Model confidence (mean pLDDT): 85 of 100. This is a predicted structure of a 595-nucleotide part of an RNA (large-subunit ribosomal RNA, domain I) from a Geobacteraceae bacterium. Rfam family: Bacterial large subunit ribosomal RNA. Its family is annotated with structural constituent of ribosome and ribosome in the Gene Ontology. The full RNA is in RNAcentral, with records from ENA.
[in-house]
Context: one part of a larger RNA
RNA sequence: GGCGCACGGUGGAUGCCCUGGCGUCAGGAGGCGAUGAAGGACGUGGCAGGCUGCGAUAAGCUCCGGUGAGCCGCCUAACAGGCUUUGACCCGGAGAUUUCCGAAUGGGGAAACCCCCCGCGGCAAACCCGCGGGAUCCGUCACUGAAUACAUAGGUGCCGGAAGCCAACGAGGGGAACUGAAACAUCUAAGUACCCUCAGGAAGAGAAAGCAACCGCGAUUCCCCCAGUAGUGGCGAGCGAACGGGGAUCAGCCUAAACCCGGCUUAUGCCAAGCCCGCAAGCGUUGUAGGCCGGGGGUUGCGGGUUCUGUUCGGGCGGAUUUGCGGAUCCGCCGGGAAGUCAAAAACCGGUACCGUAGUCGAAGCGGCUGGAAAGCCGAUCCAUAGAGGGUGAUAGGCCCGUAGGCGAAACGGCACCGGCUUCCUGGAACAGACACCCAAGUACCGCGGGGCACGAGAAACCCCGCGGGAAUCCGGGAGGACCAUCUUCCAAGGCUAAAUACUACCUGACGACCGAUAGUGCACUAGUACCGUGAGGGAAAGGUGAAAAGAACCCCAGCGAGGGGAGUGAAAUAGAACCUGAAACCGUGUGCCU
Repeated sequence: GGCGCACGGUGGAUGCCCUGGCGUCAGGAGGCGAUGAAGGACGUGGCAGGCUGCGAUAAGCUCCGGUGAGCCGCCUAACAGGCUUUGACCCGGAGAUUUCCGAAUGGGGAAACCCCCCGCGGCAAACCCGCGGGAUCCGUCACUGAAUACAUAGGUGCCGGAAGCCAACGAGGGGAACUGAAACAUCUAAGUACCCUCAGGAAGAGAAAGCAACCGCGAUUCCCCCAGUAGUGGCGAGCGAACGGGGAUCAGCCUAAACCCGGCUUAUGCCAAGCCCGCAAGCGUUGUAGGCCGGGGGUUGCGGGUUCUGUUCGGGCGGAUUUGCGGAUCCGCCGGGAAGUCAAAAACCGGUACCGUAGUCGAAGCGGCUGGAAAGCCGAUCCAUAGAGGGUGAUAGGCCCGUAGGCGAAACGGCACCGGCUUCCUGGAACAGACACCCAAGUACCGCGGGGCACGAGAAACCCCGCGGGAAUCCGGGAGGACCAUCUUCCAAGGCUAAAUACUACCUGACGACCGAUAGUGCACUAGUACCGUGAGGGAAAGGUGAAAAGAACCCCAGCGAGGGGAGUGAAAUAGAACCUGAAACCGUGUGCCU
């Protein structure tokens, strides 16, 4: 020196563990903000570094409820000082306070800072201090008010609103490339990623100018089929329906126009038209026509409505239409009936039940053995609408927390119902007939150029847009995949609409052939921290004594070290804090053999 064996050191693998993470499901909630948000800065404790909480009333203040003996948050123990059955601490509800920055909003600004104006208060005070107000844009209203007479623009002010943040889901406006086509240009990827705008708890869509096929269906949305079919496609790669069937959920409505009435305005008219009809009296800038605004009316495709005529039915009272009488029409009130806050109008109040935001009751065990410890083993036994789970010195239905099953709210919120309340009908309706009037216009449609439809210009319908041309009103118009006829079907050019559907930042509960500290979130721990970067941004490592600190009094070596040896604790101290287990590499000590 090598090899082997034994015993150590180092190291932190492995096993075991879980207040952490991941995923799924269900329910809730689906917003916060100028009454100043989200997010921060700085403060705030007797001593106070970080976290948490809070805001100059600063780990807190008030009230109301719950609970009931301890408490003054965590790392974190001690010291000092307090609170508490006159109910503290803690939990829940409602309030108060809430510096400065931040949309940040008096002006400025290198965020958390600087400076100003007005009013009020303190002061002798123009200084200083305190409180309140002072941004912009949009809208209603009021006042004011040019060129320019009326007017308008403009100006001023009150009041109301907006703004900014937020995970995904939604709608709209824009919109790639890599890639695939085994190259590549049409095509694909893909209307994806990404950017912008806007909204809601969902959004969007939605009550047929729809499908269908000579039979019929009857708004929209979503799911399963139809079907990888029909098609489309450098007929390549690829893209890819519909009809029809089965389900989920179901809900239907309001305007425009014709016509009637009123108001404003413009034109026109002056012994006349007109003032509801008949008779009489009376009035006479009332009438007529156009435009605008408002009320009534009306909403459909077996076409509907308006106007007029006829028939039938239609509670009572009062008023008005120049006056009187009769009729007619209109309005109001009472009575009767119906509906409603998710659309078809819309807000609020009271009551009741339930739910949420604290809680509460909750069955049944003893003996012996081993052991440091019993929940293990042995014995005989009990409860169970509870033998889910967790904890307790090893493995507990009966020890603790719970579990099954019950109970519970002063306050706030939610939801449902009832009542108030509001609206509508009765106030017109039904049928038959007549005639004309109305039934959404630079629209439909056509040409050219594009886009969307599974459909790439194709025989290319249908839907949408740009430019140009440009209809009809029911004897009308659209569609049925060029186009025409027949037939069928539907009524565009205005609008609203719950549910079934999508999503999960957030709250609660449950579950897992999910992870178990190089895993699982980047983070089980003072983690988006330390650290890196001018910045955008990047981004860690780091868990485990023991059942209980019982965390080693005292003695010894030593530098009033580090570390160690005794003693003591403990079941165990090669469990001693560099602490469970403690592999390997690597380094030793002793020894056997070989050299």